[in-house]
Molecule: SAM riboswitch aptamer (S box leader)
Organism: Luteimonas salinisoli
RNA sequence: CAUCCAUCGAGACCGGCGGAGGGACAGGCCCUUUGAUGCCGGGGCAACCUCCACCCAGCGCGCAGGCGCCGGGUGGAAGGUGCCAAGUCCUGCGGGGACCUGAGCGUCCACCGGAAGAUGGUUG
Numbered sequence: 001c002a003u004c005c006a007u008c009g010a011g012a013c014c015g016g017c018g019g020a021g022g023g024a025c026a027g028g029c030c031c032u033u034u035g036a037u038g039c040c041g042g043g044g045c046a047a048c049c050u051c052c053a054c055c056c057a058g059c060g061c062g063c064a065g066g067c068g069c070c071g072g073g074u075g076g077a078a079g080g081u082g083c084c085a086a087g088u089c090c091u092g093c094g095g096g097g098a099c100c101u102g103a104g105c106g107u108c109c110a111c112c113g114g115a116a117g118a119u120g121g122u123u124g
Base pairs, nucleotide, nucleotide: 001124002123004121005120006119007118008117013042014041015040016039017038021031022030023029025092026091027090028089043084044083045082048080049079050077051076052075053074054073055072056071058069059068060067061066088116093113094112095111096109097108098107099106
C1' cells in the first nucleotide's frame, strides 16, 4: 500500500519546547497568541489483538478420573496497538418521514442505507 471483517452518539489532561495555524478533503461551523497543530515527558481512557480463570457445545485420545484441539459465553489483567475539543464536529450520494405549497422549491429529523475517513484485526 492493497484485500476482507468488526467498531465508530460512551470514556479519558497536566507540564515542558515552540511560535501560527488547526479540525483528512469541499462547504459550513468551530478551536487557537488566555498560545492552537506538532514534538517530548508524565498521567489517564478503552478493551480490537494478547494472556489468565470459569462455564457451554463439538471433535480427538484414554479402561477411567481426565487431557488436548477448535468454537462460543462471562469475568479479570493490561503485554502490542489505539485514543484523551465538539457524534467521525455537521453535511456531502440515494431513499423514508414531518411541516409548507396548487405544484415545485424550501425547512426539519439521535429514521434507513451508501460513499469517504479513522482504529483494530486477517490475508497478500